[in-house]
RNA sequence: UGGGAUGUAGCUCAACGGUGAGAGCAGUUGCCUUAUACGCAAAAGGUUGUCAGUUCGAAUCUGGCCGCCCCGA
Numbered sequence: 001u002g003g004g005a006u007g008u009a010g011c012u013c014a015a016c017g018g019u020g021a022g023a024g025c026a027g028u029u030g031c032c033u034u035a036u037a038c039g040c041a042a043a044a045g046g047u048u049g050u051c052a053g054u055u056c057g058a059a060u061c062u063g064g065c066c067g068c069c070c071c072g073a
Stems, first nucleotide, its partner, number of pairs: 001072004006067002010025004018056001028042004049065005
């Protein structure tokens, strides 16, 4: 420098362009226990990397930029 792939909760990942963006684990609180762990229950946690565009409607499609990974020079 060129090409490809990718970016969603603290972590690992879902979510056909359509009405409120979810799950597991972790963390918090409560129950249980003499206590811890296990188990059970509840709540919390997201400007979907960022800026634009298309669309009645974008996490999803398109473009720029940024980060990470792969390949080539």
A computed fold for a 73-nucleotide RNA from a Bacteroidia bacterium, annotated as transfer RNA. The source organism's lineage runs through Bacteria, Pseudomonadati, Bacteroidota and Bacteroidia. Its Rfam family is "tRNA". Rfam classes the family as a transfer RNA. Rfam links the family to the GO term triplet codon-amino acid adaptor activity. RNAcentral holds the sequence, with entries from ENA. Model confidence (mean pLDDT): 82 of 100.